[in-house]
RNA sequence: AUCGAGAGAGGCAGAGGGAACCGGCCCUGUGAAGCCUCGGCAACCUGCCCCCCACAGACAGAGGGCGCGUGGUGCCAAGCCCGGCGGGUCGCGCAGCGACCCGGAGGAU
Numbered sequence: 001a002u003c004g005a006g007a008g009a010g011g012c013a014g015a016g017g018g019a020a021c022c023g024g025c026c027c028u029g030u031g032a033a034g035c036c037u038c039g040g041c042a043a044c045c046u047g048c049c050c051c052c053c054a055c056a057g058a059c060a061g062a063g064g065g066c067g068c069g070u071g072g073u074g075c076c077a078a079g080c081c082c083g084g085c086g087g088g089u090c091g092c093g094c095a096g097c098g099a100c101c102c103g104g105a106g107g108a109u
Base pairs, nucleotide, nucleotide: 001109002108003107008038009037010036011035012034016027017026018025021084022083023082024081039076040075041074044072045071047066048065049064050063080106085103086102087101088100089099090098091097092096
């Protein structure tokens, strides 16, 4: 910085899994996790161009655009599955709850 897109078959295995905790919801003996093989997605690593942070100059980023797909990394249910903290708007049967939006935290790359 990005996270509303994209991409699964076979074998082994045998009960869990969706990061962790709580709540929800879901996946799973029509076979979870894990491992192996093959396949795929994407484009972080790689090439070129451009650029914000008063102005000028410079440098440059997981910023923007174009390209590549041999190799490395990542990924291939559901929005990061949803919520948890704060704010706003609206609604209600109003110490609160719900819906929607924005932000934060945490996480992943």